[in-house]
RNA sequence: UUUUUCCUUCGGGGCAGGGUGAGAUUCCCGACCGGCGGUGAUGAAGCAAAAGCUUCUUAGUCCGUGACCCGAGUGCUAGUGCUUGUUGUAUUCGGUGGAUCUGGUGUAAUUCCAGAACCGACAGUAUAGUCUGGAUGGGAGAAGGAAUUG
Numbered sequence: 001u002u003u004u005u006c007c008u009u010c011g012g013g014g015c016a017g018g019g020u021g022a023g024a025u026u027c028c029c030g031a032c033c034g035g036c037g038g039u040g041a042u043g044a045a046g047c048a049a050a051a052g053c054u055u056c057u058u059a060g061u062c063c064g065u066g067a068c069c070c071g072a073g074u075g076c077u078a079g080u081g082c083u084u085g086u087u088g089u090a091u092u093c094g095g096u097g098g099a100u101c102u103g104g105u106g107u108a109a110u111u112c113c114a115g116a117a118c119c120g121a122c123a124g125u126a127u128a129g130u131c132u133g134g135a136u137g138g139g140a141g142a143a144g145g146a147a148u149u150g
């Protein structure tokens, strides 16, 4: 330094204030929030005589991806005289899935700086990105450890 497997731990934030109303954190004014990996010209630290190098860090809207939802296959399960089909559950695969421009600097920026915009599963409820619930769940992945292989 490479391959594969396993174990442990970790792994999401947010309506202040006001209006209407019988009732709204759901409507209206306004406020607030930004999962994970990649890219990256930002920032910081260290090394070097210098050129430069190393490490950490920098995107909600770029490229991917997770939760939610839909479909299919397979295993198990419940029930049935049998088949088709159905119930529940586990797992694999596929699909759906939201949003950015302008100016500046510059060799180079949808990432920096300035300004103005925009977006956010399902169920419940007075219409919800922010409340409650499925969820003490799942999870992209992160860190550490063990073994294995080149």
Base pairs, nucleotide, nucleotide: 001150004147005146006145007144008143009142010141017029018028019027031130032129033120034119035065036064037063038062043056044055045054046053047052060118061117069095070094071093072092073091074090075089076088078086100116101115102114103113104112122133123132124131
The RNA shown here (FMN riboswitch aptamer (RFN element)) has 150 nucleotides and comes from Cerasibacillus quisquiliarum. It was read from a public genome assembly, where an Rfam model found it.